[in-house]
């Protein structure tokens, strides 16, 4: 250097294929409750430039084009 995957909340993923509701789902954080308390269990909330730049659309995590990173092949 080539080919193939994958990058979306703190963490592990789903949604890409076939553009269109509010970007969701566990765990985790926080605050109630509930308990003599602690854990469970309930109820509530906070958290995302959806790796970057571009383009194309009325609209883009979804197409397209460069670019950056990891994982893996292969000489």
């Nucleotide at each position: 250097a080539c080919c193939g995957c994958c990058g979306u909340a703190g963490a592990g993923c789903a949604g890409c294929u076939c553009g269109g509701u509010c970007a969701g789902c566990u765990c985790g954080c926080u605050g109630c409750g509930c308990u003599c308390a602690u854990a469970a269990c309930g109820c509530a909330g906070a958290g995302g430039u959806c790796c970057c730049c571009g383009g194309u659309u009325c609209a883009a995590a979804u197409c397209c084009g460069g670019g950056c990173g990891g994982c893996g092949g292969c000489a």
The prediction has a mean pLDDT of 81.
The RNA shown here (transfer RNA) has 75 nucleotides and comes from Streptacidiphilus sp. MAP5-52.
NCBI's taxonomy places the organism under Bacteria, Bacillati, Actinomycetes, Kitasatosporales, Streptacidiphilus.
Its Rfam family is "tRNA". It is annotated as a transfer RNA.